[in-house]
Molecule: transfer RNA
Organism: Platycephalus sp. 1 JJX-2020
RNA sequence: AGAGACUUAGGUUAAUGUUAGACCAAGGGCCUUCAAAGCCCUAAGCGAGAGUUAAACUCUCUCAGUCUCGG
Numbered sequence: 001a002g003a004g005a006c007u008u009a010g011g012u013u014a015a016u017g018u019u020a021g022a023c024c025a026a027g028g029g030c031c032u033u034c035a036a037a038g039c040c041c042u043a044a045g046c047g048a049g050a051g052u053u054a055a056a057c058u059c060u061c062u063c064a065g066u067c068u069c070g071g
Stems, first nucleotide, its partner, number of pairs: 002069006010024004018054001026042005047063005
């Protein structure tokens, strides 16, 4: 050089064209004599660009990164 898979919140992940969700972590509050545990709330996200579509995390192309296969 070639082939394939993957990229979503600080971390692990779901969502196969029609409103981006969960768990852990973080912050605030409640409770408690103080803590822990528990309950409530908040913030935080679709790798970059282009195309198709009324509508794109989702389909297509290019680029970047990670992993794998054969040599």